The RNA shown here (small-subunit ribosomal RNA) has 1509 nucleotides and comes from an uncultured prokaryote.
RNA sequence: AGAGUUUAAGCCUGGCUCAGAACGAACGGUAGCGGCGUGGAUUAGGCAUGCAAGUCGCACGAGAACCCAUCUUCGGAAGGGGGACAGUGGCGAAAGGGUGAGUAAUGCAUAGAUAAUCAACCCCCGACUUCGGGAUAACUGGAGGAAUACCGAAUAGCCUCACCGGACCGCAUGGUCCUGGUGAGUAAAGAUGGCCUCUCUACGAUGCCCUUGGUUGGGGACGAGUCUAUGUGCUAUCAACGCUAGUUGGUGAGGUAAUGGCUCACCAAGGCUAUGACGGCUAGCCGACCUGAGAGGGUGACCGGCCACACUGGGACUGAGACACUGCCCAGACUCCUACGGGAGGCUGCAGUCGAGAAUCUUCCGCAAUGGGCGAAAGCCUGACGGAGCGACGCCGCGUGCGGGAUGAAGGCCUUCGGGUUGUAAACCGCUGUCACAGGUUAGGAAUGGGCAUGGUGUUAAUAGCGCUGUGUUUUGACAAAGGCCUGAGAGGAAGCCACGGCUAACUUCGUGCCAGCAGCCGCGGUAAGACGAAGGUGGCAACCGUUGUUCGGAAUUACUGGGCAUAAAGAGUACGUAGGCGGGAAUGUAAGUCGGGUGUGAAAUCCCUCGGCCCAACCGAGGAACUGCGUCCGAAACUGCGUAGCUCGAGUCCCGGAGAGGGUAGCGGAAUUCCCAGUGUAGCGGUGAAAUGCGUAGAUAUUGGGAGGAACACCAGUGGCGAAGGCGGCUACCUGGACGGGUACUGACGCUGAGGCGCGAAAGCUAGGGGAGCAAACAGGAUUAAGAUACCCUGGUAGUCCUAGCUGUAAACGAUGAGCACUUGGUGUUGCGGGUAUCGACCCCUGCAGUGCCGAAGCUAACGCAUUAAGUGCUCCGCCUGGGGAGUACGGUCGCAAGGCUGAAACUCAAAGGAAUUGACGGGGGCCCGCACAAGCGGUGGAGCAUGUGGUUUAAUUCGACGCAACGCGAAGAACCUUACCUGGGUUUAAAUUGCGGUGGACAGCUCCAGAGAUGGAGUCUCCCUUCGGGGCUGCCGUGAAGGUGCUGCAUGGCUGUCCUCAGCUCGUGUCGUGAGAUGUUGGGUUAAGUCCCGCAACGAGCGCAACCCCUGCCCUUAGUUGCCAUCAGGUUAUGCUGGGAACCCUAGGGGGACUGCCGGUGAUAAACCGGAGGAAGGUGGGGAUGACGUCAAGUCCUCAUGGCCCUUAUGUCCAGGGCUACACACGUGCUACAAUGGCCAUUACAAAGGGUUGCAAUACCGCGAGGUGGAGCUAAUCCCAAAAAGAUGGUCUCAGUCCGGAUUGGAGUCUGCAACUCGACUCCAUGAAGCUGGAAUCGCUAGUAAUCGCGGAUCAGAAUGCCGCGGUGAAUACGUUCCCGGGCCUUGUACACACCGCCCGUCACAUCACGAAAGUUGGUUGCUCUUGAAGUCGCCGAGCUAACCGCAAGGAAGCAGGUGCCGACGGAGUGGCUGGCGAUUGGGGUGAAGUCGUAACAAGGUAACCA
Repeated sequence: AGAGUUUAAGCCUGGCUCAGAACGAACGGUAGCGGCGUGGAUUAGGCAUGCAAGUCGCACGAGAACCCAUCUUCGGAAGGGGGACAGUGGCGAAAGGGUGAGUAAUGCAUAGAUAAUCAACCCCCGACUUCGGGAUAACUGGAGGAAUACCGAAUAGCCUCACCGGACCGCAUGGUCCUGGUGAGUAAAGAUGGCCUCUCUACGAUGCCCUUGGUUGGGGACGAGUCUAUGUGCUAUCAACGCUAGUUGGUGAGGUAAUGGCUCACCAAGGCUAUGACGGCUAGCCGACCUGAGAGGGUGACCGGCCACACUGGGACUGAGACACUGCCCAGACUCCUACGGGAGGCUGCAGUCGAGAAUCUUCCGCAAUGGGCGAAAGCCUGACGGAGCGACGCCGCGUGCGGGAUGAAGGCCUUCGGGUUGUAAACCGCUGUCACAGGUUAGGAAUGGGCAUGGUGUUAAUAGCGCUGUGUUUUGACAAAGGCCUGAGAGGAAGCCACGGCUAACUUCGUGCCAGCAGCCGCGGUAAGACGAAGGUGGCAACCGUUGUUCGGAAUUACUGGGCAUAAAGAGUACGUAGGCGGGAAUGUAAGUCGGGUGUGAAAUCCCUCGGCCCAACCGAGGAACUGCGUCCGAAACUGCGUAGCUCGAGUCCCGGAGAGGGUAGCGGAAUUCCCAGUGUAGCGGUGAAAUGCGUAGAUAUUGGGAGGAACACCAGUGGCGAAGGCGGCUACCUGGACGGGUACUGACGCUGAGGCGCGAAAGCUAGGGGAGCAAACAGGAUUAAGAUACCCUGGUAGUCCUAGCUGUAAACGAUGAGCACUUGGUGUUGCGGGUAUCGACCCCUGCAGUGCCGAAGCUAACGCAUUAAGUGCUCCGCCUGGGGAGUACGGUCGCAAGGCUGAAACUCAAAGGAAUUGACGGGGGCCCGCACAAGCGGUGGAGCAUGUGGUUUAAUUCGACGCAACGCGAAGAACCUUACCUGGGUUUAAAUUGCGGUGGACAGCUCCAGAGAUGGAGUCUCCCUUCGGGGCUGCCGUGAAGGUGCUGCAUGGCUGUCCUCAGCUCGUGUCGUGAGAUGUUGGGUUAAGUCCCGCAACGAGCGCAACCCCUGCCCUUAGUUGCCAUCAGGUUAUGCUGGGAACCCUAGGGGGACUGCCGGUGAUAAACCGGAGGAAGGUGGGGAUGACGUCAAGUCCUCAUGGCCCUUAUGUCCAGGGCUACACACGUGCUACAAUGGCCAUUACAAAGGGUUGCAAUACCGCGAGGUGGAGCUAAUCCCAAAAAGAUGGUCUCAGUCCGGAUUGGAGUCUGCAACUCGACUCCAUGAAGCUGGAAUCGCUAGUAAUCGCGGAUCAGAAUGCCGCGGUGAAUACGUUCCCGGGCCUUGUACACACCGCCCGUCACAUCACGAAAGUUGGUUGCUCUUGAAGUCGCCGAGCUAACCGCAAGGAAGCAGGUGCCGACGGAGUGGCUGGCGAUUGGGGUGAAGUCGUAACAAGGUAACCA
């Protein structure tokens, strides 16, 4: 510090996710030791048991046990000591300890105020400490019964109050001092010890001394109360009809330690609130903790400060302090005891228990230390605390050994079988001794403590005592079987967890087969999974490792630091304007902001730095720094604010001027549509893609004249004008707003923006009343449609559109661009006004201001683009955004007559949704151009019969593959057996064949016979070779390694092939442009069959394709001349190159020439090229073939072959017989033969090419009607044979008919091949003589030696072509042309497609499921108001009953108590509202789901452009 994920790819926006750190954690796996920390976060749920607050005899009375000693009737009694339990009294119990329910402020934090206060114990200073009394607890039968308890009196400096003065000060009330003067009022308690100096004395204490108490003042310290300012959550769907009645203030009174509506009476009507009152929800606050670079964000465990609470609610008492955790009273719930009358209790103290929960410990030890209470002290108490225990809960530290050790052991795993890896790892050798274990030994936590001894000093009469202070000695340890040190033994007791597709370090095998499963995101898994499970290996961390949860970070993804708003989410429809925010030049003052310095505070701990203590570290200590804050004092005066006086450039006023569909009202006008009347006129009009509905003989349409009525204003008209926007268009008049130009007279910052607010605001819509020509939702009819057509089209047609008055308040209200000001190169139009120049003048030219357009620089932008009219550079203010969907929905509120508007969520769900741009593909987009693509022609197919292939069906099997073009006379160039893969049945298991090794034998094969359907089995016969004598070859059998498979996967593959396509394309290097995908080149202008060539050009070159090179054919030459040829010569034949001979010709097959737009003319750009011509056998690639770029179709083929993986192995291998592949209601493809006279039949007669032939072709001859047979000359073939070419030609016949057409089918008889023609061959002869008379919709081929037509040959093959591959004969028609159909190429355009239109995608319905809304109601919580009831208790009143202290001789009084009563008052009750939850028949939409149903809305002109209201 970033990374993954939207796409075919790239850029941007934007969300989701990950890597980090942390935790009071939990869960899973694992676990050796120690140190330091930490541990009920949930039910503030309930609690058994024990402990957690007592202490003081130096305040007081009484005093058991026990001890001493006296008496004794021996039972006991009196006395002294002793001091337990309990009591009176004092102090403490308000601390310490726990928890976070409540509390959004009566709280907390920071800084202040108290001149408005209190303060027990402690410290300092002063004064005092006198006299008296009656009770009462304990004890107890009664009587009695103490005090530092209680009461009364005295004294009163100080204190309090009242009145009268003075001085000083401050901060408003006021404060301080003169301890001013006068008057009134309020105190007290003693105790231990010592002594006899003083007093009294008999001891001795009432005396004295010390110590310690008590009272009253002043001051301090600690602490507390009250008040103020600032800060301290969320929510406006809690707000303008807001909240508030003790409410806000005043006067007086009460009350408090103290101010105050704190309380009460009266008076006034205030107080708070958009700077968020009131309400709702949530929450203890802080120091700090976590995170972060910081700013921030989150948290408030442990430790520390504050607050609140103590079963729930209320209340007071005591006290210095409480409205009191282990006090009291009342009410309530709960629990326990009970004799049923009545009582008791409060773990949110320490342990512990139950419950709930994912989850949180011992009913431990000790007061040794620190601290607290009481005490004079010893001491007692102390679940505070110090320690130990439990838990890997966290942090830190240590160990589980170290060195050597390669035949790189064994085993495991992988393997290309060679090896690699685990791996120096182990074994083995040497060494060490941490931790744990055992034994021994030992420090510190312990002293300013206590005891004893002995000094000093103070007090005093005192060498008693007591206080203070030394020295010596002695004593005190829960922890602790701990820690340190020494010794012993021995590598011995001590390693796991997670991950390994990318992010992200780490890879293989097997298993599984969209199953099981994984997953943080993207995503893996459908038979070769590095992603599931296991194993081996590897990586990471390590006594821990992972997971889950939560927080911050990354996230600049709420942006203060530090984001945005034309198109990604986002500018309000628009103006005016309130609060607020911001604001021109210069001067002066001030000092609020601001800046500097000082000072106080910012507790300690924490963080940071330095040093130190535990072996180190964690941890702990000391010092420093820091705590970024707040207060206060002093200073500065630039900037902002504020005050004062002033300036003119911002803003405005005034004067002159012209422009304009700016607004409103009234009037006027012509054209057109429609309607009415009349004329002319006759059969149609109208409408559409085509029609029909409709109108018309009752006279339409058309046309002429007249009239009525409503609405809108052609031309002018213009990226022209005006207006804030919506919007505004005939002409005239009136009323009226704004802008602009010029002048520079006036005001003097008067300005900008603008939350709320208030106006305006298209169309549609609503209310009321008018109006209504045309147009036209709804509606009706007609068409359209594969179907539907509630649409598009047509004919009609009502609201509405128009006017008046009101409402609505929204639009894709758009420049998708808020308003204002300033600045920043230019060019060119146009509107308005002005200046200059020129002119007679209009124009023209230069120039200023204001508007309105286009193009473009810098700059900006993701790009597109914007660019002085900014989307540039800055400032000010407002509005708005924060992933998509749910949803602009629900609920609530508010506005509206309604429709609906404004405001505006959540649950749930997805990993995307988007913007601009690139390359493709596609379009019922466009342009250009090709092709038998159409058109023009010729002939077919589709109809018939048959052949053949396919589907389907059938079957034991009908083997398998191929399926639009590009499967279907295809694999198959040939299924009777074989082939053959299928079926049935019979056999066989190292196998039909090949081969290694081991063992064993010597033949094997052949022939004959038997059984059998055969395979096979049995029997018989016959039977080895070489040799160096070691053996070897060959071969049978057995075992073993290996085989075999037309079994699966063509979606694991190679190879081969089809297709687009013989279409003209497909790319690369360098350069350039672009952030990039990519573009350029390859586009453009021409041209071509062609990316063929030329020209131009930020491109220049190159490659694969095109073309050419190759083959056949067309002309010529040359060479050669047999088997081919024969002109000339000769010979011969009925005839024939038959013979001699010839080498001319034809031909054969080698070589060469020829054609290149080379030449001429024209067109073109002078090019490329095209057109025409000449010559030529051939002319513009002459004709044909071979040749197939990058790629596409997961195209075809595992059944040609090869091959990975999987499967079978007495079978899915292999052998055999028979059957099947040949089935047959049917459907399709490809063909053959026909339907006839351009023909059939008969007879005669002519002309090919290319092939094949020795397991072969076969002549002559003979036989057969024929297929064929007999027979065999010749030929290994330019020699012989197949071989007859046929159409054609000549002649004859048939005469339009199911025929002398057609030949299917069937019967009979045969031939040939073959082991064998039954299933199931071809051919022949005789007989039979079906359909069919030119073929619907549709569809195929062909552009010249082509189509059509005619025959011939070949491969395969024993036999079996109408198929396939070739050959020649005869031999046409047509092409205007590119609108249309199909396919293709290039450019361009749109796109929501990229599996690429066979794409994408919308809505209803049906089913499942999830969350939500509404809902009659029902059931909780909370709260307001009005009543009612009224506990305890304070306060007030009464107090006839009762009463010790004081007064009084007494009566009685004072004072008090019980009791009663009033106000207030908790719980409770009744009623009525608000808010907020749960459930709810039914209902509404929404989300998500496998491949459901119906349609086709959107994306292309998406087939009616789309979209907004």
The coordinates come from a structure-prediction model, not an experiment, and the mean pLDDT is 84. Its Rfam family is "Bacterial small subunit ribosomal RNA". Gene Ontology terms of the family: ribosome and structural constituent of ribosome.